[in-house]
RNA sequence: GCUGCUGUAGCUCAAUGGUCGAGCACCACAUUGGUAAUGUGGAGGUUUUGGGUUCAAGUCCCAACAGCAGCU
Numbered sequence: 001g002c003u004g005c006u007g008u009a010g011c012u013c014a015a016u017g018g019u020c021g022a023g024c025a026c027c028a029c030a031u032u033g034g035u036a037a038u039g040u041g042g043a044g045g046u047u048u049u050g051g052g053u054u055c056a057a058g059u060c061c062c063a064a065c066a067g068c069a070g071c072u
Base pairs, nucleotide, nucleotide: 001071002070003069004068005067006066007065010024011023012022013021018055026042027041028040029039030038048064049063050062051061052060
């Protein structure tokens, strides 16, 4: 330099173009003599950035950025 893949909650991952969810972690409560475990509830998202298509974009298209892999 070229090609491909990935980018969503603190972490690991989902999500037919139609209200972005789950597990773990975190907070509160219940339970216990007290922890842990368990149960219930809660909080936490500019879906990497900027454009485009569309009535509607995490999803489709273009560019950029970051990471990974391959080729040279």
Model confidence (mean pLDDT): 82 of 100. The RNA shown here (transfer RNA) has 72 nucleotides and comes from a Gemmataceae bacterium. Its Rfam family is "tRNA". The family's RNA type in Rfam is transfer RNA. RNAcentral holds the sequence, with entries from ENA and MGnify. Lineage of the source: Bacteria > Pseudomonadati > Planctomycetia > Gemmatales > Gemmataceae.